This is a predicted structure of a 72-nucleotide RNA (transfer RNA) from Intestinozyma alai. The prediction has a mean pLDDT of 81. The sequence is in RNAcentral, with records from ENA. NCBI's taxonomy places the organism under Eukaryota, Fungi, Dikarya, Debaryomycetaceae, Intestinozyma.

[in-house]
RNA sequence: UGAAUUAUAGCUCAAUGGUUAGAGCGGAUCACUCAUAAUGAUUAGAUAUUGGUUCAAUUCCAAUUAAUUCAA
Numbered sequence: 001u002g003a004a005u006u007a008u009a010g011c012u013c014a015a016u017g018g019u020u021a022g023a024g025c026g027g028a029u030c031a032c033u034c035a036u037a038a039u040g041a042u043u044a045g046a047u048a049u050u051g052g053u054u055c056a057a058u059u060c061c062a063a064u065u066a067a068u069u070c071a072a
Base pairs, nucleotide, nucleotide: 001071002070003069004068005067006066007065010025011024012023013022018055027043028042029041030040031039048064049063050062051061052060
């Protein structure tokens, strides 16, 4: 310098262009217990940024940013 892949919750991952973006672990509250753990219930929390296509975008397109890999 060129090319490819990836970016979703605190972490690991889902989600045919169409119902309130879900799950596990973790966090908070409550129950249970003499107490702790375990267990159960409830709850908070996310689509990298900008623009475009579309009636409708996490999903498709472009650019940018970051990470990884390959080539030179």